[in-house]
């Protein structure tokens, strides 16, 4: 320099032939349960999906640009 891949709650992941409230695990809160406390139960709280733009009635999801990270080539 080229060409592919990945970027979604703190953390790891799903959702990517456009359809509406962005889902699940662990962490975190607060409740029950325990003599406390672990464990388990339950609520509840977090993410407009890397960023800007664009298409569209609607974008996480199509499309351009760019930012980090990784992989192959030169």
């Nucleotide at each position: 320099c080229u060409a592919c891949c990945c970027g979604u709650a703190g953390c790891g992941u799903a959702g990517c032939u456009g359809g509406a409230u962005a889902a699940c695990g662990c962490a975190u809160g607060c409740g029950a349960c325990u003599c406390c406390g672990a464990c388990u139960c339950g609520c509840a709280a977090g993410a407009u999906c890397g960023u800007a733009g664009g298409u569209u009635c609607g974008a996480a999801u199509c499309c351009u640009a760019u930012c980090g990270g990784g992989u192959a080539g030169g």
Predicted 3D model of a 74-nucleotide RNA (transfer RNA) from a Clostridia bacterium. The organism belongs to Clostridia, within Bacteria. It matches the Rfam family "tRNA". Rfam classes the family as a transfer RNA. Its family is annotated with triplet codon-amino acid adaptor activity in the Gene Ontology. The coordinates come from a structure-prediction model, not an experiment, and the mean pLDDT is 83. It was read from a public genome assembly.